A computed fold for an 85-nucleotide RNA from a Chloroflexota bacterium, annotated as c-di-GMP-I-GGC riboswitch aptamer. Taxonomically the source falls in Chloroflexota (Bacteria, Bacillati). It matches the Rfam family "c-di-GMP-I-GGC riboswitch aptamer". Its Rfam clan is "c-di-GMP_I riboswitch clan". Of the family's consensus pairs, 90% are formed in the model.
Order: sequence, then structure tokens, then C1' cells
RNA sequence: UGUGACAAAGGCAAACCCGGCGAAAGCCGGCGACGCAAAGCUAUGGGCCUAAUCCCUACAGGGUAUGGCUGCCAGGCUGCCGAAA
Repeated sequence: UGUGACAAAGGCAAACCCGGCGAAAGCCGGCGACGCAAAGCUAUGGGCCUAAUCCCUACAGGGUAUGGCUGCCAGGCUGCCGAAA
């Protein structure tokens, strides 16, 4: 550099529920544990979600990111341990 064991020490924490923020997506905190070798950080590329705002409308709805998702896939930065290759 790389790699991922019926290894060791640990770490993170899905859904549900409770409280708060938010128009929403979602976020923060608590509980909880589905899982995760980067499920650490980063919105850089792609993708996805929402639609406050604005536009259209046959008034059912449709479009719209400047708002979000890193536990959607990648990229970048950083990191514990040491079996096998």
C1' cells in the first nucleotide's frame, strides 16, 4: 500500500415510539437495535425525496431547489486491529 477472520478491544445506530424545529422532505435529543469494516467527515458527480416560492391547469393535479438524503451508488479526506491471501 492493500486486505477483512466463528479474532480481540471497542465504535456507530435502522424501524417504531416520545419531545422539539421545519411548509414538507428531513433534522436535533431520548428510548431502541435492523444492520454496518468506515453506517467517520465531505453535497464534489450521478440518483432519489420534498415543494415554501414561482409557473401551468380540465382544479384531480402537473412542473419548479435556493430545501433535503452520505444507512442510494460513486469520488475526495481521515481512521482501530492484526488471522489468511